[in-house]
Molecule: SAM riboswitch aptamer (S box leader)
Organism: Actinophytocola sp.
């Protein structure tokens, strides 16, 4: 880089260095020397993953161990532990991201009403998963 998922109209800023730029690209429309972008220190948002409870499934596949049956054994069947998987939930103390102007700032394509709204697609963004 480029695949799959799932979310994106809720939330959250101050300082210091720096010195013209930023909001993905583009069209619009903004922020910005009353200080951008980008580093650094503090703060806070929020809850995707991990961790934590519950409760359901499985308990197979290379690979766990326990109890009980029958059976000469080998090994089988049945129940659990510990494992995995979903569901729901609590926390924000700790891990790993992530984020703190304006709906992803808006809008393009496509369909609906019906002239501005509403669904959707597309890009993009973040997490999480695979090769």
């Nucleotide at each position: 880089c480029g695949c799959u998922c799932a979310u994106c109209c809720a939330g959250a800023g101050g300082g210091g260095c720096a010195g013209a730029g930023g909001g993905a690209a583009c069209g619009g429309c903004c922020c910005u020397g009353c200080g951008a972008a980008g580093c650094c220190c503090c703060g806070g948002c929020a809850a995707c993953c991990g961790g934590c409870g519950u409760c359901a499934g499985c308990c197979c596949g290379u690979c766990a161990u326990c109890u009980c049956g029958a059976u000469c054994c080998a090994g089988c069947g049945a129940g659990g532990u510990a494992g995995c998987u979903g569901a729901c939930g609590a926390c924000a103390u700790c891990g790993g991201u992530g984020c703190c102007a304006a709906u992803u700032c808006c809008g393009g394509c496509c369909c609906a009403c019906c002239u501005g709204u509403g669904g959707g697609a597309c890009a993009g963004a973040u997490g999480a998963g695979g090769a």